[in-house]
Context: one part of a larger RNA
Molecule: large-subunit ribosomal RNA, domain VI
Organism: Candidatus Komeilibacteria bacterium CG_4_10_14_0_2_um_filter_37_10
RNA sequence: CGUUGAAUUUUGAGGGAACUCUUCCCUAGUACGAGAGGACCGGGAAGGACGAACCUCUAGUGUACCAGUUGUCCUAUCAGGGGCAUCGCUGGGUAGCUACGUUCGGUUGUGAUAAGUGCUGAAAGCAUCUAAGCACGAAGCCGAUCCCAAGAUUAGAAUUCGUUAUCAGGCUGGUCAGAGACUAUGACCUUGAUAGGCUCUAGAUGUAAGUUCCGUAAGGAAUUGAGUCGAGGAGUACUAAUAAGCCGAG
Numbered sequence: 001c002g003u004u005g006a007a008u009u010u011u012g013a014g015g016g017a018a019c020u021c022u023u024c025c026c027u028a029g030u031a032c033g034a035g036a037g038g039a040c041c042g043g044g045a046a047g048g049a050c051g052a053a054c055c056u057c058u059a060g061u062g063u064a065c066c067a068g069u070u071g072u073c074c075u076a077u078c079a080g081g082g083g084c085a086u087c088g089c090u091g092g093g094u095a096g097c098u099a100c101g102u103u104c105g106g107u108u109g110u111g112a113u114a115a116g117u118g119c120u121g122a123a124a125g126c127a128u129c130u131a132a133g134c135a136c137g138a139a140g141c142c143g144a145u146c147c148c149a150a151g152a153u154u155a156g157a158a159u160u161c162g163u164u165a166u167c168a169g170g171c172u173g174g175u176c177a178g179a180g181a182c183u184a185u186g187a188c189c190u191u192g193a194u195a196g197g198c199u200c201u202a203g204a205u206g207u208a209a210g211u212u213c214c215g216u217a218a219g220g221a222a223u224u225g226a227g228u229c230g231a232g233g234a235g236u237a238c239u240a241a242u243a244a245g246c247c248g249a250g
Base pairs, nucleotide, nucleotide: 001151005161006160007159008158009157010156014148015147016146017145020048021047022046023045024044025043026042032037050105051104052103053102054101058099059098060097061096065092066091067090068089069088070085071084072083073082074081075080109142111141116136117135118134119133169247170246171245172244173189174188175187176186177185194240195239196238197236198235199234200233201232203229204228205227210223211222212221213220214219
């Protein structure tokens, strides 16, 4: 820009992905075979690789966070803190992101066939799967499964709303995240829980500071599962989402 108002829900022309392998058990030590050995067909179980989704568990990261600790500087000093040293180093670790983790997947078809196997059957009184005709037959083809999909210019369909302004709907603007390079998408904009703050909390760390007691002291104990944090969850309008403008079929 088109599809000749808009919103929502869709059909599916067409396109893409996937459709895998092994072992064991039963059938059955059966058929077969002198024996050694040892099936087809059919049924069941476990696993490998691959793929998708997810984070309950396990594990990793986790420069949010908590604790320990070395050197040095600062906070006048002690104590308590702060800066720098790879996040100074070390031990843990929520959310998120992940795999080594969890769950799931490859089912199936009286479709059409290949090689091949046949039936009937002449040419060629026989024979012949083929010349007419008919029937089987594959992990392959088609369909089935999942995904995209009406720019499918053949531009589809359904429902609802709007069509003299009492204007359907959309955009700009703002707060944002289940989204994200930008854009887009999605949530919300006071008739409000969208983000921050505040109050609680799942959870993380592991018993703060101060004070008291014990010890000459280093230190230990009590207050105390404390203090701090809390990207997750819940609540709460305190702060910011104000006010408005533009497009839009007659």